[in-house]
Molecule: SAM riboswitch aptamer (S box leader)
Organism: marine eukaryotic metagenome
RNA sequence: CUUAUCAAGAAAGAUUGAGGGAUUGGGCCCGAUGAUAUCUUGGCAACCCUGAAAGGCAGGGUGCUAACUCCCGCUCCAAAUUUUUGGAGGAAGAUGAG
Numbered sequence: 001c002u003u004a005u006c007a008a009g010a011a012a013g014a015u016u017g018a019g020g021g022a023u024u025g026g027g028c029c030c031g032a033u034g035a036u037a038u039c040u041u042g043g044c045a046a047c048c049c050u051g052a053a054a055g056g057c058a059g060g061g062u063g064c065u066a067a068c069u070c071c072c073g074c075u076c077c078a079a080a081u082u083u084u085u086g087g088a089g090g091a092a093g094a095u096g097a098g
Stems, first nucleotide, its partner, number of pairs: 001098006011041005019030003025072003042065003046062006069092001074089006
C1' cells in the first nucleotide's frame, strides 16, 4: 500500500504505581476496591497455514480478553419542527492475510 471483518464473545495471579479509553474537538466513562505496562496460566474465536476434506474435528502462527471502533463531530437522505431523532455512506483507527 491492497483486501476482509469490526452489534457478539472471553478471567485470574505476580510485579509496577497514576493515569487510561487511537489522533484532534466536544462529551461521557474506568481507575489506590489498583489505571497502565510486563510476565505466567486460562479463556474467546476473527484471519491464515497444515492434516482431513462431503462434512465435523485437531494442531500451529498471529490476535483479542470494560462500555457498538464508548458516543458524536464529515457528506447525503428522511421524519419532526427550530434544531432534535433515525438511516446510509465516507474519513480515520484496530486485527488478519498478501